[in-house]
RNA sequence: GGAGUCGGCCAGACAGUCGCGGGGGAGACGCUCCGCGUUUCCCCGGAGGAAAGUCCGGGCUCCACAGGGCGGGAUGCCAGGUAACGCCUGGGGGAUGUGAAUCCACGGAAAGUGCCACAGAAAAUAUACCGCCGGCGGGGUCCGGAAACGGGCCGGCCGGUAAGGGUGAAAUGGUGCGGUAAGAGCGCACCGCGCGCCUGGCAACAGGCGUGGCAGGGUAAACCCCAUCCGGAGCAAGACCAAAUAGGGGAACGAUCGUGCGGCCCGCGCGGUUCCCGGGUAGGUUGCUUGAGGCGUGCGGUGACGCGCGUCCCAGAUGAAUGACUGUCCAAGACAGAACCCGGCUUAUCGGCCGGCUCCCUCC
Numbered sequence: 001g002g003a004g005u006c007g008g009c010c011a012g013a014c015a016g017u018c019g020c021g022g023g024g025g026a027g028a029c030g031c032u033c034c035g036c037g038u039u040u041c042c043c044c045g046g047a048g049g050a051a052a053g054u055c056c057g058g059g060c061u062c063c064a065c066a067g068g069g070c071g072g073g074a075u076g077c078c079a080g081g082u083a084a085c086g087c088c089u090g091g092g093g094g095a096u097g098u099g100a101a102u103c104c105a106c107g108g109a110a111a112g113u114g115c116c117a118c119a120g121a122a123a124a125u126a127u128a129c130c131g132c133c134g135g136c137g138g139g140g141u142c143c144g145g146a147a148a149c150g151g152g153c154c155g156g157c158c159g160g161u162a163a164g165g166g167u168g169a170a171a172u173g174g175u176g177c178g179g180u181a182a183g184a185g186c187g188c189a190c191c192g193c194g195c196g197c198c199u200g201g202c203a204a205c206a207g208g209c210g211u212g213g214c215a216g217g218g219u220a221a222a223c224c225c226c227a228u229c230c231g232g233a234g235c236a237a238g239a240c241c242a243a244a245u246a247g248g249g250g251a252a253c254g255a256u257c258g259u260g261c262g263g264c265c266c267g268c269g270c271g272g273u274u275c276c277c278g279g280g281u282a283g284g285u286u287g288c289u290u291g292a293g294g295c296g297u298g299c300g301g302u303g304a305c306g307c308g309c310g311u312c313c314c315a316g317a318u319g320a321a322u323g324a325c326u327g328u329c330c331a332a333g334a335c336a337g338a339a340c341c342c343g344g345c346u347u348a349u350c351g352g353c354c355g356g357c358u359c360c361c362u363c364c
Base pairs, nucleotide, nucleotide: 001360002359003358004357005356006355007354008353009352010351012329013328014327015326016325017324018323020046022044023043024042025041026040027039028038029037030036031035048335052346053345055344056343057342058341059340060234061233062232063231072230073229074228075227076226077091078090079089080088081087092106093104094103095102096101107225108224112223113222114219115218116217129165130164131161132160133159134158135157136156139154140153141152142151143150144149173191174190175189176188177187178186192214193212194211195210196209197208198207199206200205238286239285240284241283248277249276250275251274252273253272257271258270259269260268261267293312294311295310296309297308298307299306300305330333
């Protein structure tokens, strides 16, 4: 100098004018003085790294709940972090890359069931298409021979084999030597695998030694098995105040009146006025933003993170604010906007800054 990889940060800047919603203070007016409402002025602060998707986890609230089981869902190497997680950190194993690094649902296929297209003999109790090898013959043909017979080749039958070929994504451990009629873990060496022991490590796991010729191909984001975790609904949760109208319950008063119970009496019900009580609707208040909080710093830890100290208060609307215009500058401004809160993941995103590390080239 070039190429790359990982992490962190910023998200047009400045000034002026006019607005919008929130908080505080002062004044004026109204209601009934406290207080509330309206309005004017001043001051303070007013979207995000994703506010998004609503995919996980938790707080909070209400409902349900003795305990356990069935069913369902999620997760799945080990250790740690955390309020918790399906998240994060560190480590192990595997894959890719020269490397920094990146990616992986990474428990069980010897509980059982299912599936494995096409091709192929065979896709799983194995099996044999071409081969290879042995045996048998009264088959054919050729050669030799006087003949008997012998030999070669082709074919048939019986058997051995799984080396080689061929099919497939995948074929019953691999390579080599020995062995054999040909072959075969049949024997041996190395590699792989299983089992046991030892060493290191908290562990996953790694290494070593011994041992067994070696068993069951794959597939579990197929059913399933094993282990762990999980009650439901959500701020339109929930709580409080509370009209008008209609309706409910109760008390008192009252004509001894009307009406219903087929005519009459008794009795019962309904109808009046006043007051009280309780539920609910409109509406209002609350929940509502001080929090697993931000920043700085010290300590512990490889790290995620934890602890201590100091400091700061940083949107809370409810038809719902966070905007518009002008000027200057530049590298010319992306994706996008709170609605109970927080931790993650994922997705979208103009341009730029900083740092760690890797590889290549050149110079000293």
A computed fold for a 364-nucleotide RNA from a Gammaproteobacteria bacterium, annotated as Bacterial RNase P class A. Its Rfam family is "Bacterial RNase P class A". Rfam links the family to the GO terms ribonuclease P activity, tRNA processing and dimeric ribonuclease P complex. From the family's description: Ribonuclease P (RNase P) is a ubiquitous endoribonuclease, found in archaea, bacteria and eukarya as well as chloroplasts and mitochondria. Lineage of the source: Bacteria > Pseudomonadati > Pseudomonadota > Gammaproteobacteria. The gene name in the source record is rnpB.